[in-house]
Context: one part of a larger RNA
Molecule: small-subunit ribosomal RNA, 3' major domain
Organism: uncultured prokaryote
RNA sequence: UGACGGGGGCCCGCACAAGCGGUGGAGCAUGUGGUUUAAUUCGAAGCAAUGCGAAGAACCUUACCUACUCUUGAAAUUCAGUGAACUUGCUAGAGAUAGCUUGGUGCCUUCGGGAACACUGAGACAGGUGCUGCAUGGCUGUCGUCAGCUCGUGUCGUGAGAUGUUGGGUUAAGUCCCGUAACGAGCGCAACCCUUAUCCUUAGUUGCCAGCGAUAAUGUCGGGGACUCUAAGGAGACUGCCGGUGACAAACCGGAGGAAGGCGGGGAUGACGUCAAGUCAUCAUGGCCCUUACGAGUAGGGCUACACACGUGCUACAAUGACCGGGACAGACGGUUGCGAAGCCGCGAGGUGGAGCUAAUCUGAGAAAGCCGGUCGUAGUCCGGAUUGGAGUCUGCAACUCAACUCCAUGAAGUCGGAAUCGCUAGUAAUCGUGAAUCAGAAUGUCACGGUGAAUACGUUCCCGGGCCUUGUACA
Numbered sequence: 001u002g003a004c005g006g007g008g009g010c011c012c013g014c015a016c017a018a019g020c021g022g023u024g025g026a027g028c029a030u031g032u033g034g035u036u037u038a039a040u041u042c043g044a045a046g047c048a049a050u051g052c053g054a055a056g057a058a059c060c061u062u063a064c065c066u067a068c069u070c071u072u073g074a075a076a077u078u079c080a081g082u083g084a085a086c087u088u089g090c091u092a093g094a095g096a097u098a099g100c101u102u103g104g105u106g107c108c109u110u111c112g113g114g115a116a117c118a119c120u121g122a123g124a125c126a127g128g129u130g131c132u133g134c135a136u137g138g139c140u141g142u143c144g145u146c147a148g149c150u151c152g153u154g155u156c157g158u159g160a161g162a163u164g165u166u167g168g169g170u171u172a173a174g175u176c177c178c179g180u181a182a183c184g185a186g187c188g189c190a191a192c193c194c195u196u197a198u199c200c201u202u203a204g205u206u207g208c209c210a211g212c213g214a215u216a217a218u219g220u221c222g223g224g225g226a227c228u229c230u231a232a233g234g235a236g237a238c239u240g241c242c243g244g245u246g247a248c249a250a251a252c253c254g255g256a257g258g259a260a261g262g263c264g265g266g267g268a269u270g271a272c273g274u275c276a277a278g279u280c281a282u283c284a285u286g287g288c289c290c291u292u293a294c295g296a297g298u299a300g301g302g303c304u305a306c307a308c309a310c311g312u313g314c315u316a317c318a319a320u321g322a323c324c325g326g327g328a329c330a331g332a333c334g335g336u337u338g339c340g341a342a343g344c345c346g347c348g349a350g351g352u353g354g355a356g357c358u359a360a361u362c363u364g365a366g367a368a369a370g371c372c373g374g375u376c377g378u379a380g381u382c383c384g385g386a387u388u389g390g391a392g393u394c395u396g397c398a399a400c401u402c403a404a405c406u407c408c409a410u411g412a413a414g415u416c417g418g419a420a421u422c423g424c425u426a427g428u429a430a431u432c433g434u435g436a437a438u439c440a441g442a443a444u445g446u447c448a449c450g451g452u453g454a455a456u457a458c459g460u461u462c463c464c465g466g467g468c469c470u471u472g473u474a475c476a
Base pairs, nucleotide, nucleotide: 001476002475003473004472005471007470008469009468010467011466012465013464015460016459019424020423021422022421023420026315027314028313029312030311031310032309033308034306035305042053043052064301065300066299067298068297069296070295073125077124078123079121080120081119082118083117086103089100090099091098092097107114108113127290128289130288131287132286136284137283138279139278140277141275143273148187149186150185151184152183153182154163155162156161167178168177169176193267194266195265196264198235199234200233201232202231203230204229208224209223212222213221214220238261241255242254243253244252245251317417321376322375323374324373325372326371333364334363335362338357339356343352344351345350383414388409389408390407391406392405393404430452431451432450433449434448435447436446
């Protein structure tokens, strides 16, 4: 100087408390461990691995296993030889591949040849998701959006170092004020950026429709720019104003006006560093290793196994509910190898059809919870839907291993969950649907969108994490 303390002081955080809803019990989905296996490819390991890499394993992916094959190689550069490239058909085979066969002789040319491509041969070389993240770059997680981390000069100290950065107040903040052997400065904080909340100006189609007219009564048409909205520019919030407290300071408390008030809400933004944290399997790369194989091709299988254990979720256990009928109201987003309307067929998944749309025009598209009316009456039920049998649909060469969905039948566990444990402070939790990426097909996951919409916070003694000062130490 740090680190640590079941030392002290001050302060903060859904840290506790006060509340609301969960997990832990059930079934299923998914990931992991373990076990099994020819293989169940590899990585990730307390928080900070475990719906993680994977925004999507039937083949492919694919790295694993088995079998069959290749060896200058599947793809690259170079040299030599042959042939344009390319293409038809047959045979063998699981295919890769092998054999035979048909058509074709193109382009440029200084007529030597050349360009592109294919085959054969040769060596230089290729290739490696092989090892080392404890050799590395890059990227990332975490403490933590915590308020800290440092430097120059000066001063003090023999020196390591100290001071500044401590103190009194204050703040979300090393934020600001005052004091001060310090005076300044840098990286962080804040602001500048995006979005949302109000208003104005400009613009008015594909959007809108107040008033006027027409109408198939639909902004549909004439028309209009008022309104909504769209998207560009501005205004607006600064403790600016008033009162009080305070050291006359910084600031805090209350109020006015205002759409918004003291950081208005949300996002992006992550200092010096810590964990030899993670990644050699995104990529790049040193070293080591393989080279008729640890490289490459093909078919099938596996990554989907299942006495069990754990994590994360979904659906429930019902009456604030389930089912039936009627009838309201969103936002955001996608669409040409695409979205696909009306109509018709099917109980349905879906089929047929093909209008319109490169989209404020057409389309996915019916929002659902909610509201109105009805049935059920506390039952393992008109709750719950696992499992299983049968029949189908769709995607795709192909749904056996191993997809999703539909219909009929079946109708398991489950009556609110031990010890323990998690999230959340407001348009939040809870609850309800909607969309997108990936994608031929395949979400209960992920990312986004809106609808309905709470309860509680006395307080900081305690648990956990963190910041500043101080103290002890046989630790570095």